[in-house]
RNA sequence: AGAGUAGGUCAAAUGAUCGCUGCCUCGCUUCAGUCGUUUGGCGAACGAGGGAGAGGAAAGUCCGAGCUCCGCAGGGCAGGGUGCUGGGUAACACCCAGUCCUGGUGACGGGAAGGAAAGUGCCACAGAAAUCAAACCGCCCUGGGAGAUUCUUUGUCUCCCAGGGUAAGGGUGAAACGGUGAGGUAAGAGCUCACCAGCUCCGGUGGUGACACCGGAGGCUAGGCAAACCCCACCCGGAGCAAGACCGAAUAGGAGAGCGCUGAAGGUUGCCCGCCUAAGCUCUCGGGUAGGUCGCUGGAGACCUCGAGUAAUCGCGGUCCUAGAUGAAUGAUCAUUGUCCUUUGGAGAGUGAUCUCCGAUGGAAACAGAACUCGGCUUACGACCUGCUUUGUUC
RNA sequence: GCGCCCGUAGCUCAGCCUGGAUAGAGCGCCGGACUACGAAUCCGUAGGUCGCACGUUCAAAUCGUGCCGGGCGCACCA
Numbered sequence: 001a002g003a004g005u006a007g008g009u010c011a012a013a014u015g016a017u018c019g020c021u022g023c024c025u026c027g028c029u030u031c032a033g034u035c036g037u038u039u040g041g042c043g044a045a046c047g048a049g050g051g052a053g054a055g056g057a058a059a060g061u062c063c064g065a066g067c068u069c070c071g072c073a074g075g076g077c078a079g080g081g082u083g084c085u086g087g088g089u090a091a092c093a094c095c096c097a098g099u100c101c102u103g104g105u106g107a108c109g110g111g112a113a114g115g116a117a118a119g120u121g122c123c124a125c126a127g128a129a130a131u132c133a134a135a136c137c138g139c140c141c142u143g144g145g146a147g148a149u150u151c152u153u154u155g156u157c158u159c160c161c162a163g164g165g166u167a168a169g170g171g172u173g174a175a176a177c178g179g180u181g182a183g184g185u186a187a188g189a190g191c192u193c194a195c196c197a198g199c200u201c202c203g204g205u206g207g208u209g210a211c212a213c214c215g216g217a218g219g220c221u222a223g224g225c226a227a228a229c230c231c232c233a234c235c236c237g238g239a240g241c242a243a244g245a246c247c248g249a250a251u252a253g254g255a256g257a258g259c260g261c262u263g264a265a266g267g268u269u270g271c272c273c274g275c276c277u278a279a280g281c282u283c284u285c286g287g288g289u290a291g292g293u294c295g296c297u298g299g300a301g302a303c304c305u306c307g308a309g310u311a312a313u314c315g316c317g318g319u320c321c322u323a324g325a326u327g328a329a330u331g332a333u334c335a336u337u338g339u340c341c342u343u344u345g346g347a348g349a350g351u352g353a354u355c356u357c358c359g360a361u362g363g364a365a366a367c368a369g370a371a372c373u374c375g376g377c378u379u380a381c382g383a384c385c386u387g388c389u390u391u392g393u394u395c
Numbered sequence: 396g397c398g399c400c401c402g403u404a405g406c407u408c409a410g411c412c413u414g415g416a417u418a419g420a421g422c423g424c425c426g427g428a429c430u431a432c433g434a435a436u437c438c439g440u441a442g443g444u445c446g447c448a449c450g451u452u453c454a455a456a457u458c459g460u461g462c463c464g465g466g467c468g469c470a471c472c473a
Base pairs, nucleotide, nucleotide: 001391002390003389004388005387006386007385008384009383010382012337013336014335015334016333017332018331020053021052023050024049025048026047027046029045030044031043033042034041035040055367059378060377062376063375064374065373066372067240068239069238070237074273075272076271077270079236080235081234082233083232084098085097086096087095088094099113100111101110102109103108114231115230119229120228121225122224123223136170137169138166139165140164141163142162143161144160145159146158147157148156149155178196179195180194181193182192183191197221199218200217201216202215203214204213205212206211244294245293246292247291254285255284256283257282258281259280265277266276267275287472288471289470301320302319303318304317306315307314308313339364340363341362343360344359345358346357347356348355349354396469397468398467399466400465401464402463405422406421407420408419415453425439426438427437428436446462447461448460449459450458
């Protein structure tokens, strides 16, 4: 210097001018607004002043909650989700720490990681065979036939046919039923034995645990897929601020069809039971209004010190208040400074590759805009800083 | 803002649930035949990142996850 890896910080700053949206204060101002007996109060408009005004992801809406409502949501089936262990948390599919497996030369990463010796299913093509196995070639045995050989033979060799044994070898495939060696056999085979790998069971040690290590026994060995059905364990009522509450305005409180008090319809995805309300309900066509207030931002809140904990996080104390808009504001221009890059000048360090500092010219500055609120995840994206790894060059 | 659905040839759709190697159909395009010419008809050909990426698997249009693009519905009163 290149490439990489882990973590952190910021999201340019200051000033001027012109604007945008709420809030607060004031006014010899305006109003055919409103209350009132009033020269008063309230409200609106206007004007002046003050103060505030997007993010790390505000995004995707993928999880988890708060909050609100549904007649408190009982049981079963179905459905959905999660899936190593321990901890954290309001909760989670998130986070932390670890176990095991795995990627990388390494720093350091990744893992939807229960069960395939419960069951069912699938494994195309190729191949003999894709899982209670199986014989294409090969090897071996038996019987029959033909031929050759030999002095002769019921021997030996070759070929053909039939029957049988064999998974060591060839070949196929992503995958072929443990590996190596010896014994054994007609040939072979965990058939037997030794070692190794793996599995199951038992015992011991360490650990909260996943698990690790050690010892013994067994049978020889058990294929893959559960992001196939499924089994096991645990969890899940539903809808969502267009939830919901209040005020106000307007209309034709309409027409048609279907179901129904012999119990419809409904009780917020399906089915059944139970319970409850109960005379209306559903669909189509048509009519009216598209206004305001609350919910609405002080909260699982932010920052700091100390303490507990490996950590995530938690506790005590202190300080602070940080958008609440509703077709939807938070902006634009200029100047100076800062950051980075190109070109270039000077100085310095070093043996050197190269680096540092100062100056000038020209340029660049990303992703992106709150909409009830939080905790996460995922995705998009600029600059800088720090630790570490690796390769190259120079010495 | 909230909820839901879709993406396969130029267009309209199958195939996906239950994975299997050449991804099909109709219309259209192109070429040829027929005709004086055109239409219709007949014959033939071409045309596909299965929206994109990663993963599971021996194998992915199909299964899972994350993105991208497109579409639909949802106000209140009576």
Molecule: RNase P RNA; transfer RNA
Organism: Syntrophobacteria bacterium